[in-house]
Context: one part of a larger RNA
């Protein structure tokens, strides 16, 4: 390489948009490139194969023969299929119209509970913390209580195996702007589709740069304990950070550890949207038939049966290391070996 694979054994890019490319619905007509047929040139000899011959046989030597197939040329075939050109269609896809659902996104405004801090009142000796303590706070009046104020962050109940989003993710209320999906009518376009190497966009947390902000929490750090020790677990404090704006980073067990699209293949049952209510439909769960699977399990939301396109795997370690290149302010990220060893 071929073959075989990718839920858990190695293997699905974190997700999407889309270029080239690959693949592509139904009908008719034409062409004849693929396809098919015939002839022809060539594919040296030796070797291989088949039938003989010669050494006593065999090995060996030797004579003759030929297929299939590849590539090129010439002439044809048109039943199919692919392709090319043309014409049409409506089921795929899209548009329009009418609906209702939603923590989808961005911005602005508002709200209450709680923590902390400050002020005032009233009040007195403890508070806090733990397995037990101590550090700590408190007679310079703490904790507990009441009233007022400041500030930041997060939004109890509703809340659901529930909803929305491509994924990351999204949850107080109201308003504005805005994206997508679903259902119904079947009016319009008429294959406009699927996938997608490169490429582009988005992408939790942590981290970085600058300017703000800083209540609570809390890496680092300090102290108290524990302990043989304790650079920990526990406690008292506490700085980056966590928050906002602008930019960077581009990684996660970024998980359904399951790429996308289309078609087909038993049922039962819950929820959401929809409907006056159902049915059909769209989604989201559970059980489960056939089938699949090494088993676990999957099972119309497939890991079943098929087709198309992309990505990826090829024993463990060395190693996601070295080197080179690209990107980044850096941290590092992407790409990514070998020697050696078992």
């Nucleotide at each position: 390489u071929u073959g075989g694979g990718c839920g858990u054994a190695a293997a699905g890019c974190g997700u999407c948009u889309g270029u080239a490319g690959g693949u592509g619905g139904u009908u008719c007509c034409g062409g004849a490139a693929g396809u098919c047929u015939a002839c022809u040139g060539u594919c040296a000899a030796a070797g291989a194969c088949c039938a003989g011959a010669g050494c006593u046989u065999a090995a060996c030597u030797u004579u003759g023969g030929g297929a299939a197939g590849g590539c090129g040329g010439u002439a044809g075939a048109g039943u199919a299929c692919u392709c090319c050109a043309g014409a049409a269609c409506u089921u795929g896809a899209g548009u329009a119209c009418g609906g209702g659902a939603g923590g989808g996104g961005c911005a602005g405004a508002g709200g209450g509970a709680a923590u902390u801090c400050c002020c005032u009142a009233a009040g007195u000796a403890g508070c806090a913390g733990u397995g037990a303590a101590a550090u700590g706070c408190g007679u310079a009046g703490a904790u507990a209580u009441a009233g007022g104020g400041a500030g930041g962050a997060a939004c109890a109940c509703c809340a659901g195996a529930g909803g929305c989003g491509a994924a990351g993710g999204c949850g107080c209320u109201c308003u504005g702007c805005u994206g997508g999906a679903c259902c119904g009518u079947u009016a319009c376009u008429g294959a406009c589709a699927c996938u997608g190497a490169g490429a582009g966009a988005c992408g939790a947390u942590a981290g970085c740069u600058a300017a703000g902000g800083g209540a609570g929490c809390a890496a680092a750090u300090a102290g108290g304990a524990u302990u043989a020790g304790a650079u920990a677990c526990c406690c008292u404090a506490g700085u980056a950070g966590u928050c906002u704006u602008a930019g960077c980073c581009g990684u996660a067990a970024a998980c359904g550890a399951u790429g996308g699209a289309u078609a087909c293949u038993a049922a039962g049952u819950g929820c959401u949207g929809g409907u006056a209510a159902a049915a059909u439909c769209a989604g989201u769960g559970c059980u489960g038939u056939a089938g699949c699977u090494a088993a676990c399990g999957c099972g119309u939301u497939a890991a079943g049966u098929a087709u198309c396109c992309c990505g990826c795997c090829u024993g463990g370690g060395g190693a996601g290391u070295a080197u080179g290149c690209u990107c980044g302010c850096a941290a590092g990220a992407g790409u990514g070996a070998a020697a050696c060893u078992c």

Description
A computed fold for a 342-nucleotide part of an RNA from Hafniomonas laevis, annotated as small-subunit ribosomal RNA, central domain. The coordinates come from a structure-prediction model, not an experiment, and the mean pLDDT is 87. It is recorded under the gene name rrs. Rfam family: Bacterial small subunit ribosomal RNA. The organism belongs to Hafniomonas, within Eukaryota. The full RNA is in RNAcentral, with records from ENA and SILVA.